[in-house]
RNA sequence: UUUGUCUCACGGCACACCCGGGGAAACCCGGGGUCGCAAAGCCACGAGGCUACCGCCGGGCAACCGGCCACGCCAGUCGAGCCGCCAAA
Numbered sequence: 001u002u003u004g005u006c007u008c009a010c011g012g013c014a015c016a017c018c019c020g021g022g023g024a025a026a027c028c029c030g031g032g033g034u035c036g037c038a039a040a041g042c043c044a045c046g047a048g049g050c051u052a053c054c055g056c057c058g059g060g061c062a063a064c065c066g067g068c069c070a071c072g073c074c075a076g077u078c079g080a081g082c083c084g085c086c087a088a089a
Base pairs, nucleotide, nucleotide: 001089002088003087004086012037013036017032018031019030020029021028022027035076041082042081045079046078047077048074049073050072055068056067057066058065059064
């Protein structure tokens, strides 16, 4: 540098669930766990998905109810970008 369909992994990550914490929620963090992962490492730029505190609209005397909205989130949904491990040549 190239390739990795398959094979190698001392080791790495960690779904559901449980405990503790944060958050309005989605979800996140720590510990356990071990469904799976060869980028299940980083990154919300494109697509997609989730949530709706605030705000706006409507209803209501009010309490409150309904709808819309990302400024919140998902990298373990896909693509782009960045950086690596192992093996072989």
Background: RNAcentral holds the sequence, with entries from Ribocentre. Predicted 3D model of an 89-nucleotide RNA (c-di-GMP-I riboswitch aptamer) from a Nitrospirota bacterium.